[in-house]
Annotation:
The RNA shown here (c-di-GMP-I-GGC riboswitch aptamer) has 79 nucleotides and comes from an Armatimonadota bacterium. Its Rfam family is "c-di-GMP-I-GGC riboswitch aptamer". Its family is annotated with cyclic-di-GMP binding in the Gene Ontology. It was read from a public genome assembly, where an Rfam model found it. The source organism's lineage runs through Bacteria, Bacillati and Armatimonadota. The prediction has a mean pLDDT of 89.
RNA sequence: ACCGAUAACGGCAAACCCGUCGUGAGGCGGGGACGCAAAGCCACGGGACUCUGAAACAGAGUUAGCCGGGCUACCGAAG
Numbered sequence: 001a002c003c004g005a006u007a008a009c010g011g012c013a014a015a016c017c018c019g020u021c022g023u024g025a026g027g028c029g030g031g032g033a034c035g036c037a038a039a040g041c042c043a044c045g046g047g048a049c050u051c052u053g054a055a056a057c058a059g060a061g062u063u064a065g066c067c068g069g070g071c072u073a074c075c076g077a078a079g
Stems, first nucleotide, its partner, number of pairs: 002079001003076002011036002016031006034065001040071003044068003047063006
């Protein structure tokens, strides 16, 4: 360095509920834990989804917990 334990110190938090913002996908806060070794950050490529539009191979968005990619990071058994 790769890698990732039934390890340690810890972390995050799906569904659902409440509040709030948004036309919406969805965001944020609280409760709650299905899970997660990058479930930390970035919409760069693809996908999915939303809104506008008669429609587009159109425009504007959402999703980092869909996949890939980039950047950064705690711990240290075995190999």